[in-house]
Context: one part of a larger RNA
């Protein structure tokens, strides 16, 4: 490599968009490139293979046959392909409706923490397993009034919703993306996957400039302890926040790639539609999400089970004993940190 695999044993790319390429709906006509059939040429000899013969046998020698293929030619037209015509079920458009923490920006709100000002008031407060460091007679803690400021949005809140993933939660306004249900007017296969490529991408980190309430790596002190570079306590700087620009990684997880079709049910819930009933509501049917339990089937088992890990098809990615090692070297990217690609010797 082939084969066999990829939830948990090694293995699904963090996510999408999309180029080349691969694969691709129904009916019909033509061509004949693939395909199939006939005929011819070529395929040196030796060797090899099948059959026969000669050395007593064998090795050895020898005769006949065979030879995927390639070329030419004559046909076939089911399938693939090319070209033409037609279709509507795949895909998309349209007009009308409802749902949503989907995104970006503006403005606003209340609760709470700490801070500063003033009033009341007096000896403690705080913290812990217990303490101490710390704060307080220069008046703290507590309490009342009004003030500036930053960050996060209790209840509602829900295996609820939205988004491709990362992720998204106070209210308002503007702009913008997507999905669902229903109608069936329009286009007429316009589809699917996607090597490279491009975009997005938590937290931490980096650059420049702001901001800084709370929290809080580092750091300092107090405890604990044999020690305590920790767990606990008192403080506290980067950071956490904003704008712009980088970084490009995560147990980026459903540890499960995307798309399509098919294959028992039951029971919740969210968004629609239709029908029906003594109608704020219920029931039935149906489409799309999101959960649980389970049949067949699958699985090493655990389990999965119409949201498959079932049955199939298409395409991409990845795996091939452990360590060495996601290391070294080289290359690309990055301000750096580093990221991506990614071995071998040796060893078990």
């Nucleotide at each position: 490599u082939u084969g066999g695999g990829u939830u948990u044993a090694a293995a699904g790319g963090g996510u999408g968009c999309g180029u080349a390429g691969g694969c691709g709906g129904a009916c019909u006509g033509u061509c004949a490139a693939g395909u199939c059939a006939g005929c011819g040429g070529u395929a040196a000899a030796a060797u090899a293979c099948g059959g026969g013969g000669g050395c007593u046998c064998a090795a050895c020698c020898u005769c006949c046959g065979c030879c995927c293929g390639c070329c030419g030619u004559u046909g076939a037209a089911a399938c693939u392909g090319a070209c033409g015509g037609u279709c509507u079920u795949g895909a998309g458009u349209g007009g009308g409706c409802g749902a949503g923490a989907a995104g970006u920006a503006u403005g606003c709100g209340g609760a709470a923490u700490g801070c500063g000002u003033g009033g009341u008031g007096u000896a403690g407060c705080g913290g812990u397993g217990a303490a101490a460091u710390g704060c307080g007679u220069a008046g703290a803690u507590a309490u009342c009034a009004g003030g500036a400021g930053g960050a996060a949005c209790a209840c509602c809140g829900g295996u609820g919703g939205c988004g491709a993933a990362g992720g998204c939660g106070g209210c308002u306004u503007a702009c913008u993306g997507g999905a669902c249900g229903g109608c069936a007017a329009c286009u007429g296969a316009c589809g699917u996957u996607g090597a490279g490529g491009c975009c997005c991408g938590a937290a931490a980190g980096c650059g420049u400039g702001g901001g800084g309430a709370g929290c809080g790596a580092a750091c300092a002190g107090g405890a604990u302890u044999a020690g305590a570079u920790a767990c606990c306590c008192u403080g506290g700087u980067a950071g956490u926040c904003c704008a712009c620009g980088c970084c490009g990684u995560a147990a980026a997880c459903g540890a499960u790639g995307u798309a399509u079709a098919c294959c028992a049910g039951g029971u919740g819930u969210c968004g629609g539609a239709u029908g029906u009933c003594a109608a704020a509501g219920g029931c039935a049917u149906u489409c799309g999400g999101u959960g649980c339990c389970g049949a067949a089937g699958c699985c090493a088992a655990c389990g999965c089970a119409u949201u498959a890990a079932g049955u199939a098809u298409a395409c991409c990615a990845c795996c091939u004993g452990g360590g060495g090692a996601g290391u070294a070297c080289g290359u690309u990217c990055g301000c750096a940190a580093g990221a991506a690609u990614g071995a071998a010797a040796c060893u078990c």
The part of an RNA shown here (small-subunit ribosomal RNA, central domain) has 348 nucleotides and comes from an uncultured bacterium. The full RNA is in RNAcentral, with records from ENA and SILVA. The coordinates come from a structure-prediction model, not an experiment, and the mean pLDDT is 88.